[in-house]
């Protein structure tokens, strides 16, 4: 700094002062607060019918959406070479979405657009109920540029 992923009296464990019935830093971290995410009503929304392809669905998180070359695959049609649709992986491209730039807004620069869960099931929901508080970088002196706050004077 990304991220909810942090706060911590009392008690316990290093240190260091004091010699007292006590101070200070630090490490843990309980009770407690804080913050996150899921599930879950009325009302609302969604739900019509027939072919034909094709496909489960939902969740965290910015990590989407849209056509276009190209690779090897699945599957259905026509027939001997084609054609549609799916997902995958790689190019580039528009749009959109996050981050940083040490209080904020804007200009501007410079990144990301990933992973993972659930398990055929979940819209929204009060009141309920469950479950996280993880990982994982960076810097050691000057300063992007405007405006505005807040501090000091």
């Nucleotide at each position: 700094c990304c991220g909810a992923a942090c706060c911590a009296u009392c008690c316990g464990c290093c240190g260091g002062c004091a010699c007292c019935g006590g101070c200070c830093g630090g490490c843990a971290g309980c009770a407690g607060g804080a913050c996150c995410g899921g599930g879950g009503a009325c009302c609302c929304a969604u739900c019509g019918c027939a072919c034909u392809c094709c496909c489960g669905g939902g969740g965290u998180g910015a990590a989407g959406c849209g056509a276009c070359c190209g690779g090897a695959g699945g599957u259905c049609c026509c027939c001997u070479g084609g054609g549609g649709c799916c997902g995958c992986c790689g190019g580039a491209c528009g749009c959109c979405g996050g981050g940083c730039g040490u209080c904020u807004u804007c200009c501007c620069g410079c990144c990301c657009g990933a992973a993972c869960c659930c398990g055929u099931c979940a819209g929204c929901u009060a009141a309920c109920c469950c479950g996280g508080u993880a990982g994982g970088c960076g810097g050691c002196c000057g300063u992007g540029g405007a405006a505005g706050a807040a501090a000091g004077g």
Record summary:
Predicted 3D model of a 153-nucleotide RNA (c-di-AMP riboswitch aptamer (ydaO/yuaA leader)) from Blastococcus sp. VKM Ac-2987. The prediction has a mean pLDDT of 77. Its Rfam family is "c-di-AMP riboswitch aptamer (ydaO/yuaA leader)". About the family: This family represents a conserved RNA structure found upstream of the ydaO and yuaA genes in Bacillus subtilis and related genes in other bacteria. The ydaO/yuaA element is thought to act as a genetic 'off' switch for the ydaO and yuaA genes in its native state. It is believed that the element may be triggered during osmotic shock leading to activation of ydaO, a predicted amino acid transporter gene, and members of the yuaA-yubG operon which code for KtrA and KtrB K+ transporters. It was read from a public genome assembly, where an Rfam model found it. The model forms 95% of the base pairs in the Rfam consensus.